[in-house]
Context: one part of a larger RNA
RNA sequence: GAACGAACGCUGGCGGCAGGCCUAACACAUGCAAGUCGAACGAACACGACCGAAGCUUGCUUCGGUACGGUUAGUGGCAAACGGGUGAGUAACACGUGGGAACCUACCCUUUAGUAUGGAAUAACAGUUGGAAACGACUGCUAAUACCGUAUAUUCCCUCCGGGGGAAAGAUUUAUCGCUAAAGGAUGGGCCCGCGCUAGAUUAGCUAGUUGGUAAGGUAAUGGCUUACCAAGGCUACGAUCUAUAGCUGGUUUGAGAGGAUGAUCAGCCACACUGGGACUGAGACACGGCCCAGACUCCUACGGGAGGCAGCAGUGGGGAAUAUUGGACAAUGGGGGCAACCCUGAUCCAGCCAUGCCGCGUGAGUGAAGAAGGCCUUAGGGUUGUAAAACUCUUUCAGCAGGGAAGAUAAUGACGGUACCUGCAGAAGAAGCACAGGCUAACUCCGUGCCAGCAGCCGCGGUAAUACGGAGGGUGCUAGCGUUGUUC
Repeated sequence: GAACGAACGCUGGCGGCAGGCCUAACACAUGCAAGUCGAACGAACACGACCGAAGCUUGCUUCGGUACGGUUAGUGGCAAACGGGUGAGUAACACGUGGGAACCUACCCUUUAGUAUGGAAUAACAGUUGGAAACGACUGCUAAUACCGUAUAUUCCCUCCGGGGGAAAGAUUUAUCGCUAAAGGAUGGGCCCGCGCUAGAUUAGCUAGUUGGUAAGGUAAUGGCUUACCAAGGCUACGAUCUAUAGCUGGUUUGAGAGGAUGAUCAGCCACACUGGGACUGAGACACGGCCCAGACUCCUACGGGAGGCAGCAGUGGGGAAUAUUGGACAAUGGGGGCAACCCUGAUCCAGCCAUGCCGCGUGAGUGAAGAAGGCCUUAGGGUUGUAAAACUCUUUCAGCAGGGAAGAUAAUGACGGUACCUGCAGAAGAAGCACAGGCUAACUCCGUGCCAGCAGCCGCGGUAAUACGGAGGGUGCUAGCGUUGUUC
């Protein structure tokens, strides 16, 4: 000098764009953050419409019904593995880069062939019943795109090449949406390898599923991934093992570069979801707002037993030098579901708070010497503050008030927002501070103090004439900021 997710002190007018728990991966009250489909299904109704009957107050009540509309607890489907958060762990094929072969891939696209015929249940519901609750138990009834057979089978699968095995589901507004099998694609992912990737030798030896082989099992798939048997290997001074530290990268910052430091925001990958372990479902998880077990903690309890997990968005306590609203909207972009209408979306888009940063603008402009008054200095003549002020003549950015008023959206739909922007009005009106001045280093005098009080980045100032302490006047620098501290180069 540059930089910062900064903090502190003094000060503070406006706008645009960005950024905002770096500490306790500490504990969390409350609300919201993942639903959707009635065009899969049976059923229900303090609903509406229509039809019929009865009563009559003649347009109201009751009852019954419906190829009607609406709503939805349950069965069923898809989604919930995305999106969002955090960086604890990890020195590793985790990441980066370049290759590889033994794999899977819901939804989507293309192509081919099909969608035949039967069955048995079960929630809901009803009844009985247990429990404080959470939640159940028994009996009976019922539907399906839920479940299970039979048939059929191409380019599918297995095969000892003889043969064997394997599917489907319907719905509706009749035009579509689906369903099954197979092949190909796209997308996403799993696996393997070369190279790169922190420090310590005051860590020198490490390793028995260890290293390799055979066989089997397992997996979507290769493989000691697992098991049995056999062999005795494998790694290491080019640093194994151990210990400490750490998410990695694109990047960021500094620097002429080489290099150093760093990994906030944004983007890619990885890992984690109270702590540890486990599997289930599924195309995909060993699953943040799923399940089971154990543990710690918190809460409820009728003491028998139960409930919970903000490293989602807000917010609270705590820690800390320190970091925001328990806001609005799905209008846009995107995601999930749905034929659609639409619903959901703390993703997202916006608004709020904060000079935290960067950028822009303003706090007035011109004229104005009696060089006014006052202040300060003085050799008492004067000098300086200083065209500075006053005064006169103007202007009105920004802020204020009033009127109009978007684009962003396409036929409709705008949270932002009566916002941006435009026009008009009034009046210099509402808007300047901070640090420094001995040298380095731009800027000097007076007073006070008297090795005191104090200053200080280094050298050093202060013991009675201090340009170095404190105040004042004038000066220098930067400016809505200025200094200090911390960290990096």